[in-house]
A computed fold for an 83-nucleotide RNA from an uncultured Opitutales bacterium, annotated as transfer RNA. Its mean pLDDT, the model's own confidence on a scale to 100, is 81. It matches the Rfam family "tRNA". It is annotated as a transfer RNA.
RNA sequence: GCUCGGGUGAUGGAAUGGUAGACAUAGCGGACUUAAAAUCCGCUGGCUUAACGGCCGUACGGGUUCGAGUCCCGUCCCGAGUA
Numbered sequence: 001g002c003u004c005g006g007g008u009g010a011u012g013g014a015a016u017g018g019u020a021g022a023c024a025u026a027g028c029g030g031a032c033u034u035a036a037a038a039u040c041c042g043c044u045g046g047c048u049u050a051a052c053g054g055c056c057g058u059a060c061g062g063g064u065u066c067g068a069g070u071c072c073c074g075u076c077c078c079g080a081g082u083a
Stems, first nucleotide, its partner, number of pairs: 001082007010025003018066001026044006045056004059075005
């Protein structure tokens, strides 16, 4: 250089073009306990708001579509194969 796979919360990792983040880990709060561990329950992307709420967010920039993490084009990065 060429070919192929990948980039999604703090982490691993799901998601058929139709509520983004299931499920697990971790963290925080609570229950239980004399206390703890284990277990169970709740919460955890960003900005904004007193709150309700609103807006944005799937590497980055465009495109298609009523609608894109998903399809198309380009760029960057990671991995594998190949000369």